[in-house]
RNA sequence: UUUGAUAAAGCCAAACUUGCUGCGAAGCAGGGACGGAAAGCCACGGAUCUUUAAAAGACAGCCGGGCCGCCAAUA
Numbered sequence: 001u002u003u004g005a006u007a008a009a010g011c012c013a014a015a016c017u018u019g020c021u022g023c024g025a026a027g028c029a030g031g032g033a034c035g036g037a038a039a040g041c042c043a044c045g046g047a048u049c050u051u052u053a054a055a056a057g058a059c060a061g062c063c064g065g066g067c068c069g070c071c072a073a074u075a
Stems, first nucleotide, its partner, number of pairs: 002073003011036002016031006034061001040067003044064003048058004
């Protein structure tokens, strides 16, 4: 630098479920693993979702973009 394997040190944790918060989308914590090579962070663009009079929010495990990083192989 490139790549991501039936490998690998470790990591995250969908559905469902228990508790708490929120009008809600959802969030946090415990249990739980469908999956993930950025499923780490950022709402910048699009999508979707919620409340709404304007508008304000949610979602990073929908796609794109930005930033930072682990392991292994490789030049």

The RNA shown here (c-di-GMP-I-GGC riboswitch aptamer) has 75 nucleotides and comes from a Desulfobacteraceae bacterium. Its Rfam family is "c-di-GMP-I-GGC riboswitch aptamer". Gene Ontology term of the family: cyclic-di-GMP binding. The prediction has a mean pLDDT of 83. The model forms 95% of the base pairs in the Rfam consensus. Taxonomically the source falls in Desulfobacteraceae (Bacteria, Thermodesulfobacteriota, Desulfobacteria, Desulfobacterales).